[in-house]
Context: one part of a larger RNA
Molecule: small-subunit ribosomal RNA, 5' domain
Organism: uncultured bacterium
RNA sequence: GGACGAACGCUGGCGGCGUGCUUAACACAUGCAAGUCGAGCGAAGUGUUCAAGACAGAUUUCUUCGGAUUGAAGUCUUGAAUAUCUUAGCGGCGAACGGGUGAGUAACGCGUGAGAAACCUGCCUUUCACAAAGGGAUAGCCUCGGGAAACUGGGAUUAAUACCUUAUGAUACUUCAAAUUCGCAUGAAAUUGAAGUUAAAGCGUAAAGCGGUGAAAGAUGGUCUCGCGUCCCAUUAGCUAGUUGGUAAGGUAACGGCUUACCAAGGCGACGAUCAGUAGCCGACCUGAGAGGGUGAUCGGCCACAUUGGAACUGAGACACGGUCCAAACUCCUACGGGAGGCAGCAGUGGGGAAUAUUGCACAAUGGGCGAAAGCCUGAUGCAGCAACGCCGCGUGAGCGAUGAAGGCCUUCGGGUCGUAAAGCUCUGUCCUCAAGGAAGAUAAUGACGGUACUUGAGGAGGAAGCCCCGGCUAACUACGUGCCAGCAGCCGCGGUAAUACGUAGGGGGCUAGCGUUAUCC
Numbered sequence: 001g002g003a004c005g006a007a008c009g010c011u012g013g014c015g016g017c018g019u020g021c022u023u024a025a026c027a028c029a030u031g032c033a034a035g036u037c038g039a040g041c042g043a044a045g046u047g048u049u050c051a052a053g054a055c056a057g058a059u060u061u062c063u064u065c066g067g068a069u070u071g072a073a074g075u076c077u078u079g080a081a082u083a084u085c086u087u088a089g090c091g092g093c094g095a096a097c098g099g100g101u102g103a104g105u106a107a108c109g110c111g112u113g114a115g116a117a118a119c120c121u122g123c124c125u126u127u128c129a130c131a132a133a134g135g136g137a138u139a140g141c142c143u144c145g146g147g148a149a150a151c152u153g154g155g156a157u158u159a160a161u162a163c164c165u166u167a168u169g170a171u172a173c174u175u176c177a178a179a180u181u182c183g184c185a186u187g188a189a190a191u192u193g194a195a196g197u198u199a200a201a202g203c204g205u206a207a208a209g210c211g212g213u214g215a216a217a218g219a220u221g222g223u224c225u226c227g228c229g230u231c232c233c234a235u236u237a238g239c240u241a242g243u244u245g246g247u248a249a250g251g252u253a254a255c256g257g258c259u260u261a262c263c264a265a266g267g268c269g270a271c272g273a274u275c276a277g278u279a280g281c282c283g284a285c286c287u288g289a290g291a292g293g294g295u296g297a298u299c300g301g302c303c304a305c306a307u308u309g310g311a312a313c314u315g316a317g318a319c320a321c322g323g324u325c326c327a328a329a330c331u332c333c334u335a336c337g338g339g340a341g342g343c344a345g346c347a348g349u350g351g352g353g354a355a356u357a358u359u360g361c362a363c364a365a366u367g368g369g370c371g372a373a374a375g376c377c378u379g380a381u382g383c384a385g386c387a388a389c390g391c392c393g394c395g396u397g398a399g400c401g402a403u404g405a406a407g408g409c410c411u412u413c414g415g416g417u418c419g420u421a422a423a424g425c426u427c428u429g430u431c432c433u434c435a436a437g438g439a440a441g442a443u444a445a446u447g448a449c450g451g452u453a454c455u456u457g458a459g460g461a462g463g464a465a466g467c468c469c470c471g472g473c474u475a476a477c478u479a480c481g482u483g484c485c486a487g488c489a490g491c492c493g494c495g496g497u498a499a500u501a502c503g504u505a506g507g508g509g510g511c512u513a514g515c516g517u518u519a520u521c522c
Base pairs, nucleotide, nucleotide: 001522002521003520006518007517008516009515010514013394014393015392016391017390018389019387020386021352026350027349028348030347031346032345035093036092037091040090041089043087044086045085046083047082048081049080050079051078052077053076054075055074061068062067100305101304102303109230110229111228112227113226114225115224118223119222120221124218125217126216127215128214129213130212132166133165134164135163142155143154144153145152146151172197173196174195175194176193177192178191180189181188182187202210203209231277238268239267240266243265244264245263246262247261248260249259250258280302281301282300283299284295285294286293287292307328308327309326310325311324330341331340332339333338358384360383361382362381366380367378368377369376370375397427398426399425400424407418408417409416410415431463432459433458434457435456436455437454441449466511467510468509469508470507471492472491473490477506478505479504480503481502487494488493
């Protein structure tokens, strides 16, 4: 000098764009953050319409005024139809994305470059083939119970794109056989034949349309292997027993000590093994002429984690933040028998700390899930609020104005200086205040932002300047006070009676809505 997720002190007008718990991966009240499909299914409810019955009775007609007759709107019950109405349940898809954090990890974790022993891939795209016949249940509803609650037991009954059986079925899979090509070889590739195994679902329209099953190929995403690179300690020198290799079997989507049995005794290490410490890695960011050094906030890629430890289930995909089970700590409820919970999602609270924001608005846009669609959901996201935390831009007025006013300070008492500075005169309207109009972003329609940006008109210099420094380094000096005191200080050093170094004042220098200090890095 530059930089910063900064903090502290003094000060503070506006706008744009960014950024904002670096500490306790500490504990969390409350609300929200993952639903959706009625065009998969049966119910229940509600609304509407119609029919029948009951209640009730406006009104009409007749009247001997007692009554008779007519029967609208309405209410209830039953039945039927209808609704892209509502909802708990069964079922499908999603919930493995998106969002958070950096505890762990020195590792094929990350980066980079190769690779196939081999492999999986829901939704999507293309192509081929198919979708036949049956069956038994179970939620819900109803009913009878248990329990304080969470929840749960028995009975009866019902549906499906839920479940099961059978059929069909190859280019799939398994086994066997044959022959061909390639390879040093274990083998590999593709072909033919035979046998066996494996599938399905319907919904819906006026017409349409949406789905289902199997296979091949693609795309996307993922698993796996290897070379190289990736902090510090030798005041850590030896480490290792599934350890290193083989055979066989099991397991996996797949290769493999991945696991097991047996056999051999190997494997790693001063080119730093092992142990200990520290740490998520990278694109990048900061600095520097570069080489390097430092950092890993925001944004993007990868990884890991979800109170702590362990485990599997479901599924195309998890060993799953807002799923399940077990154990532990903690918190809460309890009728003491037993239960409930997990903000490192968005806000917010306590605590810790030098220190870090609103319990806001909207799905209008972009994107995601579901749905045929309308649409619903979305604290992703878009916006707004708070903070000079950072960068950038603008303003706090402009011109004229010398009796060089008053006043302050200094003075050799003549004067000098603040100083065209002020006053005064003439103007301007960026920002500001008030009023009117008013977008783009999105169009077939739909705007949270927002009556915002912006435009026009009116008003009036009004409402808007501070901070640090002045001995040298280092731009900028005098007076008074103090008297090795009080104090200053980055280094050298100032202060003991004439202090340009302390304190105050005047003057001056620097930067400017900031200026200084502190911490850290080059």